[in-house]
RNA sequence: GCACGUUCAGGGCAAACCGCGGGCGACCGCGGGACGCAAAGCACCGGGACUCCCCGCGGAUGUCGGCCGAGCUGUCAAC
Numbered sequence: 001g002c003a004c005g006u007u008c009a010g011g012g013c014a015a016a017c018c019g020c021g022g023g024c025g026a027c028c029g030c031g032g033g034a035c036g037c038a039a040a041g042c043a044c045c046g047g048g049a050c051u052c053c054c055c056g057c058g059g060a061u062g063u064c065g066g067c068c069g070a071g072c073u074g075u076c077a078a079c
Stems, first nucleotide, its partner, number of pairs: 005076001012037002017032006035066001041072002045069003048064003053059002
């Protein structure tokens, strides 16, 4: 340095739910809260699901990264 994730260290994130707020909605932000996560960090890539509208098997506005794949970056360092 690479790889691996079962060791060690520093730790990190934060589901459901609740409160406040935003949105037609999926959902999002803040606070609380922890189900879990070795990338549950990022993201203008490819899918998938969901939502809105018009419609009649098609299109489109959006949403979801903790839905998947690929990509980039990151802590430790047992074997």